This is a predicted structure of a 175-nucleotide RNA (Bacterial large signal recognition particle RNA) from Patulibacter medicamentivorans. Lineage of the source: Bacteria > Actinomycetota > Thermoleophilia > Solirubrobacterales > Patulibacter. The prediction has a mean pLDDT of 79.
Parts: sequence; structure tokens; C1' cells
RNA sequence: ACGCGGAUCCUCGGGAUGAGCCCGUCGUCGACGGUGUCGAUGGACGAGUCCCCGUGCGACGCCGGCCCGUGAACCAGGUCAGGUCCGGAAGGAAGCAGCCUUAAGCGAUCGUCGGCGGGCGCAUGGGUGCCUCGUUCGGAGUCGUCGGCGGCGGGCUGAUCCCGUGGGUCCGCGU
Repeated sequence: ACGCGGAUCCUCGGGAUGAGCCCGUCGUCGACGGUGUCGAUGGACGAGUCCCCGUGCGACGCCGGCCCGUGAACCAGGUCAGGUCCGGAAGGAAGCAGCCUUAAGCGAUCGUCGGCGGGCGCAUGGGUGCCUCGUUCGGAGUCGUCGGCGGCGGGCUGAUCCCGUGGGUCCGCGU
């Protein structure tokens, strides 16, 4: 110096146990206050707002078609000046420019037809739930605040132990 094993400390990761604090929720007890046989909580039925879903219509947004405009040097059409060609002539042929129409393409507004879309509006149907109102059953509690105890869930912090990676130190053995 290297390798192996052991001990210890640190970092990281994982697991187990347990503690403290805070929040939420449920139950229970107590205090204060409100309310209740002039009928509490709760149940049933009905109605309504809100919420969700479907359907229909409208508005809005986007897209497309139609309408309109533009749009072909030559590889679209029509008409084809000039010029060219055929012909003895009469006449004929092809055809550039220009003009007209249009294809593809491009384009503004209004309108019209259609498609798609959704924290827009209205209508309609349905659904669960909260709340409000009404009817009814029933017959004594119920609601709010604060505090104690207990259950459940979540968050934060700390502790103990186990396993594993890496590093430091020490001991033993071997080379």
C1' cells in the first nucleotide's frame, strides 16, 4: 500500500415504533344564549329557485358553397386589324396583337344556404342533491358559541431501532 472481517461516526435512501403541536370531521359531557305543545328535530307528498344532462331554436365565432369583382403573351374558347401562306383570279387557310367570355387561382362588403364549436340567451323534457314554501304524519327537543374527553383523516417538527450505498477513523488477519 492492497484485500477481507469487525467496531464507531457522518451523509443519503427505505422501513418499523412512538411523541408533541395545528387543522378538519363525527360522537359525548358541561356552561352561556336563541327557539319550541301558539308544535322542535325528523319522515312522507307536492311546488319553486339553484345545479347537472339531453333536445330544439336564436345570437356569436370559424370554415365552405352561391352571388359580385378580378383573372390566360404561348400550352382555353369566340372574333380576329396588321401581316403570313395557298391560288392566274375569284376566293380560301392558319393565326399574333387587341377586344369579349371563361377555367384554375386571388379578393372586399352585404345577403343567402350549409357544416362545426362552446363558463351566450330562451324554451322544453328528465335527474340527484342543497335550500325555500305549502300540506300531512309524529310528539320533545333543537340550533349557535366556547371548553373538556374520545374516534377518524390530513399537515408540520423531533426521537428510537433495523436494512442498504458511499466516505472518515481504529482494531485483527493475510499478501